[in-house]
c-di-GMP-I riboswitch aptamer from a Gemmatimonadota bacterium, 86 nucleotides, folded computationally.
The coordinates come from a structure-prediction model, not an experiment, and the mean pLDDT is 82.
It matches the Rfam family "c-di-GMP-I riboswitch aptamer". Gene Ontology term of the family: cyclic-di-GMP binding.

RNA sequence: GCCCGAUAAGAGCACACCCGGAGUGAUCCGGGGCCGCAAAACUUGAGGUCUCAGGCCGGAACCGGCCGAGAUAGCUCGGUGCCGAA
Numbered sequence: 001g002c003c004c005g006a007u008a009a010g011a012g013c014a015c016a017c018c019c020g021g022a023g024u025g026a027u028c029c030g031g032g033g034c035c036g037c038a039a040a041a042c043u044u045g046a047g048g049u050c051u052c053a054g055g056c057c058g059g060a061a062c063c064g065g066c067c068g069a070g071a072u073a074g075c076u077c078g079g080u081g082c083c084g085a086a
Base pairs, nucleotide, nucleotide: 004084005083012037013036017032018031019030020029021028022027035074041080042079043078045077046076047075048072049071050070051069052068054067055066056065057064058063
């Protein structure tokens, strides 16, 4: 250093749900909460999933497809990268 991940240490994060706020929405922000997490830290590069007051096509309509724009890092992989015994 890498693999790896402990009844380690010092810290950290925060599911569901509730309150307030933002957004059409997915979802996000603040507070509480504490399911869990060795990266549940950072990064949308690849894939997945999800959304759309937008454009086009089909359709009587609900709706479907494509494009575009977004969301998700607590869906997976990659990159960066924290702690440290066996």